Transfer RNA from Streptomyces sp. 846.5, 73 nucleotides, folded computationally.
RNA sequence: AGCGGGUUGGCGCAGUCGGCAGCGCGGGGGCCUCAUAAGCCCUAGGUCACGGGUUCGAAUCCCGUACCCGCCA
Numbered sequence: 001a002g003c004g005g006g007u008u009g010g011c012g013c014a015g016u017c018g019g020c021a022g023c024g025c026g027g028g029g030g031c032c033u034c035a036u037a038a039g040c041c042c043u044a045g046g047u048c049a050c051g052g053g054u055u056c057g058a059a060u061c062c063c064g065u066a067c068c069c070g071c072c073a
Stems, first nucleotide, its partner, number of pairs: 002071006010025004019056001027043005049065005
């Protein structure tokens, strides 16, 4: 070099059919409490691995590259 799967906030993952990028945990603020924890509310944080193509429009489709996991030898 061959084949398959994966790469999305700090972490774990959704996003199936192309049309506003979301959930949980964690972070920050508040409520509650004598206080803490738990619970509840609000909030910040994303070049969707990278480069190109198709399209009015791409996390999603196509091509290439990188990295991770597995299979075969």

The source organism's lineage runs through Bacteria, Actinomycetota, Kitasatosporales, Streptomycetaceae and Streptomyces. Its Rfam family is "tRNA".